The part of an RNA shown here (small-subunit ribosomal RNA, 5' domain) has 510 nucleotides and comes from an uncultured prokaryote.
Context: one part of a larger RNA
RNA sequence: GGACGAACGCUGGCGGCGUGCUUAACACAUGCAAGUCGAACGAGGUCCAGUCGGUGGCAACACCGAGGACGACCUAGUGGCGAACGGGUGAGUAACACGUGAGAAACCUGCCCCGAAGACCGGGAUAACCAGAGGAAACUCUGGCUAAUACCGGAUACCUUCACCGGAUCGCAUGGUCUGGUGAAGAAAUGGAUUCCGCUUCGGGAGGGUCUCGCGGCCUAUCAGCUAGUUGGUGAGGUAACGGCUCACCAAGGCAUCGACGGGUAGCUGGUUUGAGAGGAUGAUCAGCCACACUGGGACUGAGACACGGCCCAGACUCCUACGGGAGGCAGCAGUGGGGAAUCUUGCGCAAUGGGCGAAAGCCUGACGCAGCAACGCCGCGUGGGGGAGGAAGGCUUUCGGGUCGUAAACCCCUUUCAGUGAUGACGAAUAAUGACGGUAAUCCCAGAAGAAGCUCCGGCCAACUACGUGCCAGCAGCCGCGGUAAUACGUAGGGAGCAAGCGUUGUCC
Numbered sequence: 001g002g003a004c005g006a007a008c009g010c011u012g013g014c015g016g017c018g019u020g021c022u023u024a025a026c027a028c029a030u031g032c033a034a035g036u037c038g039a040a041c042g043a044g045g046u047c048c049a050g051u052c053g054g055u056g057g058c059a060a061c062a063c064c065g066a067g068g069a070c071g072a073c074c075u076a077g078u079g080g081c082g083a084a085c086g087g088g089u090g091a092g093u094a095a096c097a098c099g100u101g102a103g104a105a106a107c108c109u110g111c112c113c114c115g116a117a118g119a120c121c122g123g124g125a126u127a128a129c130c131a132g133a134g135g136a137a138a139c140u141c142u143g144g145c146u147a148a149u150a151c152c153g154g155a156u157a158c159c160u161u162c163a164c165c166g167g168a169u170c171g172c173a174u175g176g177u178c179u180g181g182u183g184a185a186g187a188a189a190u191g192g193a194u195u196c197c198g199c200u201u202c203g204g205g206a207g208g209g210u211c212u213c214g215c216g217g218c219c220u221a222u223c224a225g226c227u228a229g230u231u232g233g234u235g236a237g238g239u240a241a242c243g244g245c246u247c248a249c250c251a252a253g254g255c256a257u258c259g260a261c262g263g264g265u266a267g268c269u270g271g272u273u274u275g276a277g278a279g280g281a282u283g284a285u286c287a288g289c290c291a292c293a294c295u296g297g298g299a300c301u302g303a304g305a306c307a308c309g310g311c312c313c314a315g316a317c318u319c320c321u322a323c324g325g326g327a328g329g330c331a332g333c334a335g336u337g338g339g340g341a342a343u344c345u346u347g348c349g350c351a352a353u354g355g356g357c358g359a360a361a362g363c364c365u366g367a368c369g370c371a372g373c374a375a376c377g378c379c380g381c382g383u384g385g386g387g388g389a390g391g392a393a394g395g396c397u398u399u400c401g402g403g404u405c406g407u408a409a410a411c412c413c414c415u416u417u418c419a420g421u422g423a424u425g426a427c428g429a430a431u432a433a434u435g436a437c438g439g440u441a442a443u444c445c446c447a448g449a450a451g452a453a454g455c456u457c458c459g460g461c462c463a464a465c466u467a468c469g470u471g472c473c474a475g476c477a478g479c480c481g482c483g484g485u486a487a488u489a490c491g492u493a494g495g496g497a498g499c500a501a502g503c504g505u506u507g508u509c510c
Base pairs, nucleotide, nucleotide: 001510002509003508004507006506007505008504009503010502013381014380015379016378017377018376019374020373021339026337027336028335030334031333032332035081036080037079040078041077043075044074045073046072047071051066052065053064054063055062056061088292089291090290098216099215100214101213102212103211104210107208108207109206112204113203115202116201117200118199120154121153122152123151129144130143131142132141133140134139159186160185161184162183163182164181165180166179167178168177169176170175191197192196218264219263220262225255226254227253230252231251232250233249234248235247236246237245267289268288269287270286271282272281273280274279294315295314296313297312298311317328318327319326320325345371347370348369349368353367354365355364356363357362384414385413386412387411394405395404396403397402418451420446422444423443424442428437454499455498456497457496458495459480460479461478465494466493467492468491469490475482476481
């Protein structure tokens, strides 16, 4: 000098764009953050046309009651998809966790896309509901009825998998690839609907899981030896899949001064920052990957989890209780307490973008879009412009003549950015419709210099000097050093210098 997720002191006009718990991965009141589909299904409730009956009326019709198709709406339930995304945090992790380059074989794949083939015959339940029972509650039990794109059995096989027998080809070989035959095994919802949407099997795409090699990036030898599932083999089990992943047996290996093992620290990267560069430091915001979800462990469901707002067990903590027993998990968005030098609103909206469900209308979405708070940062603008010497008054100083603040002010003539009043008023919407922001931005008119300047420093480094007070005191100070009676170094004043809605200080990094 530069930088900052900063803090502190003094000060503070406006706007745009960003950023905002670095500490206690401490504990959390309250609300919201994941639902949706009636075009899969059966119920319950509400509404309702035509209809029937009654009353009134000449009639049209009006009122009351019954019953209620097709339907509309609501409620919980069965079923489907989603809930594994999106959002948060950085505790753990020194590891193929991350980054990068090159590969490998022994894998899986819902939704999406293309093409081909199929969808035949049957069956038994169960929730809801009804009846009853238990319990303070959470909820549970017994009996009975019923539906499906829920569940089960059989048939078929374009196709797939496996086994066996051949052929071609590659390979030293176990074997790999292609192909022919035989056998075995494996489907479904002809369901819903107005176009259409679905179901089963195979192929693709995109994604994911796994492994290897090379390289990259911390400290410590006051850690020198470490290791028995340990290293390898055979066989078996297990997995979507390879593998000591697990097990039985066999062998005795494997790693290490090119730092094993142990200890400490730490999420990694694109980047950020500094620097001429090399390098150093760093890893907030944004983006990619990883890990975690009160602590520890476990599996279930599923295409996908060993699952933040799912389940089970144990633990700590909190809450309810009729004492028998139950409920909970903000490292989602707001918000509270606590800790701390320190970090925001219990806001608006699904209008846009994106996501889930749905054929769609649409519903949900604290993702997101916006607004609010904070000079926390960067950027822009303003706090007026021109003239004006009796160099006014006043302050300070003085050699008492003057000098200086100083064209500064007053005064004269202008202008009106920004802020303010009033009027008009968007883009963002792809329109038939739909705008939270928002009567916002912007434009026009109006009034009036009107509402808007501070902070630090002035001995040298280092731009800027005098007076008074003080008297090694009070104090200053980054270093050198100032202060003991004329202090440009302390305090105050006048003057000056530098930055400016900021200016200084502290901390950290280069």

The RNAcentral record of the full RNA draws on ENA. Model confidence (mean pLDDT): 82 of 100.